[in-house]
Molecule: Bacterial RNase P class A
Organism: marine eukaryotic metagenome
RNA sequence: CGGAUGAUCGCUCUUUAGGGAGAGGAAAGUCCGAACUCCGCAGGAUAGGGUGCCUCCUAACAGGAGGACUCAUUAAGAGAUGGAAAGUGCAACAGAAAGGAAACCGCCUAUUAAGGUAAGGGUGAAACGGUGGUGUAAGAGACUACCAGAAAAGUUUGAAAAAACUUUUGCUAUGUAAACCCCACCCGGAGAAAGAUCAAGCAACUUCAUGUGAUCCGCAUUGAGAAGUGGGUAGAUCGCUUGAGCCUAUUAGCAAUGAUAGGCCCAGAUGAAUGGUCAUCGUUCAGUUUACUGAAUACAGAAUUCGGCUUAUAG
Repeated sequence: CGGAUGAUCGCUCUUUAGGGAGAGGAAAGUCCGAACUCCGCAGGAUAGGGUGCCUCCUAACAGGAGGACUCAUUAAGAGAUGGAAAGUGCAACAGAAAGGAAACCGCCUAUUAAGGUAAGGGUGAAACGGUGGUGUAAGAGACUACCAGAAAAGUUUGAAAAAACUUUUGCUAUGUAAACCCCACCCGGAGAAAGAUCAAGCAACUUCAUGUGAUCCGCAUUGAGAAGUGGGUAGAUCGCUUGAGCCUAUUAGCAAUGAUAGGCCCAGAUGAAUGGUCAUCGUUCAGUUUACUGAAUACAGAAUUCGGCUUAUAG
């Protein structure tokens, strides 16, 4: 990208009655974000949910672009990536010990009681910086040099995330927030079977009838027919396709995306159209044979409309 052209018989919409138009890249999943419609809503608070490095794009977004950081690689890449130094919880098995601690073996003192010790052993996914030296009874950031990291302060670069460097502090602080929680920002509900208009029939109500009566009201009788009323069923119409639209050119930007100019109208069904047949060519496969014959030609299929994501897909 999603085979091409033509003929013929039909179907839907439209029409100036000659004709014209008629499925997708995903129309799918309904997972996010909106438009539109109805309902709700003074304001504040709580509960609940979502998002989570920075900047930009966009109507909006959990989408996209560019960058930062971490991980991995020859390379193409991957990441729900605020806070574990506010607090609480949890960390199977193994192991002495799973986090302000600990003594199983070992080492030392001492001598049978105990004490010191985190260097060495062993366990584990993870064991409280590493190496050398000083030191010590034995040891230890206890001290020291270098290395790795952290915190605080500063300088430079950058729009920012952040990066590089310098100084100080021996500070060395396990992991887990897709556990509770804390911080920042955001969040009403239902969905085109939304909703709006017109409106048979049936039922309801009102008026018209007769009697009483001078008349009106009232009361009684009758309920056939006629007229009207509002609500609203069947049904019909709208919503419905001109839209954050498509194409081309120029232009801004690294890009996502935007700006300007010109051109175009491109499904709108509702017991639900978009199909069947034939011919020629294309592609793939097979067989004969070098030009023919035969077979096959994916995933799938509009239903209010857009922007994304995900999934299916022959060639």